[in-house]
RNA sequence: AUAGCAAGCCAUCUUGCCGCAUGUAGCGUAGCAAUACUUUGCAUGAGGAAAGUCCGGGCAGCAUAGAGCACCGUACUUCCUAACAGGAAGGAGGCUGACUGGUGACGGUCAGUUUACAGAAAGUGCAGCAGAAAAUAUACCGCCCCGAUGAAGGUCGGGGUAAGGGUGAAAUGGUGAGGUAAGAGCUCACCGCUCUGCUGGUGACAGUGGAGGCAUGGUAAACCUUACGGGCUGAAAGGUCAAAUAAGUGCUGUGAGACCGGCUAUGCCGGAAUGUAUGGCUGCUCGCCCUAUUCUUUUUUAAAGACACAGUACGGGUAGACCGAUGGAGGCGGCUGGUGACAGACGUCCUAGAUAAAUGGCAAGAACCAGUAACUGCCCAGCAAUUACUGGUACAGGACCCGGCUUAUCGGCUUGCUUUUUUU
Numbered sequence: 001a002u003a004g005c006a007a008g009c010c011a012u013c014u015u016g017c018c019g020c021a022u023g024u025a026g027c028g029u030a031g032c033a034a035u036a037c038u039u040u041g042c043a044u045g046a047g048g049a050a051a052g053u054c055c056g057g058g059c060a061g062c063a064u065a066g067a068g069c070a071c072c073g074u075a076c077u078u079c080c081u082a083a084c085a086g087g088a089a090g091g092a093g094g095c096u097g098a099c100u101g102g103u104g105a106c107g108g109u110c111a112g113u114u115u116a117c118a119g120a121a122a123g124u125g126c127a128g129c130a131g132a133a134a135a136u137a138u139a140c141c142g143c144c145c146c147g148a149u150g151a152a153g154g155u156c157g158g159g160g161u162a163a164g165g166g167u168g169a170a171a172u173g174g175u176g177a178g179g180u181a182a183g184a185g186c187u188c189a190c191c192g193c194u195c196u197g198c199u200g201g202u203g204a205c206a207g208u209g210g211a212g213g214c215a216u217g218g219u220a221a222a223c224c225u226u227a228c229g230g231g232c233u234g235a236a237a238g239g240u241c242a243a244a245u246a247a248g249u250g251c252u253g254u255g256a257g258a259c260c261g262g263c264u265a266u267g268c269c270g271g272a273a274u275g276u277a278u279g280g281c282u283g284c285u286c287g288c289c290c291u292a293u294u295c296u297u298u299u300u301u302a303a304a305g306a307c308a309c310a311g312u313a314c315g316g317g318u319a320g321a322c323c324g325a326u327g328g329a330g331g332c333g334g335c336u337g338g339u340g341a342c343a344g345a346c347g348u349c350c351u352a353g354a355u356a357a358a359u360g361g362c363a364a365g366a367a368c369c370a371g372u373a374a375c376u377g378c379c380c381a382g383c384a385a386u387u388a389c390u391g392g393u394a395c396a397g398g399a400c401c402c403g404g405c406u407u408a409u410c411g412g413c414u415u416g417c418u419u420u421u422u423u424u
Stems, first nucleotide, its partner, number of pairs: 001420001003418008012366007020045007028037003047395001051406002054404005059234004066286005071230005076090005091117001092115010118225002123223002125219002140165002142161008173191006192214001193212008238323004248314008256274001259271005275293003279289002294306005330349004335344003367393008376384003
C1' cells in the first nucleotide's frame, strides 16, 4: 500500500428570504372579568432503524390457596439487567489452519469458526438401495485342520475362524508386539471405555492415582422422559369535570335454610352447617375463598307488590373540556470498582407532545461519491495528486413509554485482527 473480517461513530454543512407547531416574555385592540383577536422577541422541534409487531418489561384496569390431568414455553456453567429467545466471561464437542510429539493408534500448543449444548441402559419408531448380516444383528469371498477323489490344477464333505477383502453414511473398540493349525483381549503395552479416590475451581469441568478385558452402535429441529416456568386487554387502556334525557317501558331468573343463643317471649333480634347465584390470572375437574341471600300486605303450606343482583328486547339523550402525555429502569462528563457486560457516588442538562395530525419551500455556495477528458509523477495499461465538465447524496418519518431481535439502506470516519505485495 491492497483485499477481507469485527466493533464503534456520523447519516450532509453554511448563509439569506418566506412559511409552520409548542412553550415562554411582552405590546396593542375589544370586554366588568374570565377571555378572544392581531403582532414582536427568545428557546426547542423525528430515526438508526421511528419500520416489522417477533421477544421481554414499565404503566393502567380486572385480580391472584391448592391438587390432578391436558396444552404451551425454556434447557452447558457463572455473572449483568426491571426482564428477556438479549449481553459478558468461561467449559465441552465438531471443523479449518500453523507448529510439534509418537513405530502406530492417537495426541499437544496457538489462532479462527461453529453448536436447537438436559436425557439413547424407561419405552416406541426411523435409516431406501446395496450387503451374509443394520443392534442382544453375521459368514458372501477368504484363511486353517481332517477325510474322500484326481496325473495335476482342482472338486466334494465335516470342523474351526472373524485378523484380511467386499457392500454401505455406518459392520459387537483401535494400534503395535507376542501367541496360534489359522485367528480372536487369547496375553501384554499404549490409546479409548466403565467404576472409584485425591487435588484445584463459585461452577460447567480439568489434572492425577487405583481397579476392571471391558463399550447394549446412530438418531430426540422423531414420538417420548426429566427439571423449571406459564393471566388477559391495551392509551380507542383507564380516569376527572360539565351538560342533557323519559330516576324510560317490557320480559326472564334468583332472593332458601335444619339448628343454636338472647330478650321486652306464641313474636322480635343475632349467629349459622348446608343450598343457590355471580366472581376468582393458560384450559378442564375437584376443592377453597369473596359477595348477595331484603322489605310490605293479605285469604299466612301460599300469593301479590316493592327493592337488589344478573341477563335480554325496544326506545331516548350526550359526543364538550381536562388528565393520562413525556423529568425518565433519562442524556452527557470525568472518578472509583470489575477480565468484562456493567455498577456506585459526584457534577451537569431538559432535547416533539400533535389530535386530521406541525418541523417545509426558494436561491447561492461548500463537502462527499461516481464517470469522462487533459496534464504531471510512480512500484506503469494500473494507481495517485491537480484542473475542467456532467450526474448523484440512500433507506426512509413519531402518537403511552422503554430494553432487545429481524429487515431496508447512498456513502464517510476511527480502532483492532488476518492475507498479499513493496521498501528499509